[in-house]
C1' cells in the first nucleotide's frame, strides 16, 4: 500500500430481500422467598443503531466517505 467482512445496551448476539413501539441471553438495581447467602419467581432500568452525508414518505437494514477491528495479498 490493495482486497474482504464486521461495528446494535456494561458483555455475546438476533434483527433474513426498508415499514408498527428497537429485542433476547448473561450482567445491573428493587422487590418476595431464606436464619442470612446462593439459587429459583416477579418488577424495573440500560441503546444520539462507530462518526457524517445521500436516497425514500419511512434507513439497524440501500449508497458514499471517514474513524476502528479481524482476516487474506503484495
Nucleotide at each position: 500500500g490493495c482486497c474482504a467482512a464486521c461495528g446494535u445496551a456494561g458483555c455475546u448476539c438476533a434483527g433474513c430481500u426498508g415499514g408498527c413501539g428497537a429485542g433476547a441471553g448473561c450482567a445491573c438495581c428493587u422487590g418476595a422467598u431464606u436464619c442470612g447467602u446462593a439459587a429459583u419467581c416477579a418488577a424495573g432500568a440500560g441503546g444520539u443503531c462507530a462518526c457524517g452525508g445521500g436516497u425514500u414518505c419511512g434507513a439497524g437494514u440501500c449508497c458514499c466517505g471517514u474513524c476502528g477491528u479481524u482476516g487474506g495479498c503484495u

Overview: Transfer RNA from Nitratiruptor sp. SB155-2, 74 nucleotides, folded computationally. Its Rfam family is "tRNA". The sequence is in RNAcentral, with records from Rfam. Its mean pLDDT, the model's own confidence on a scale to 100, is 81.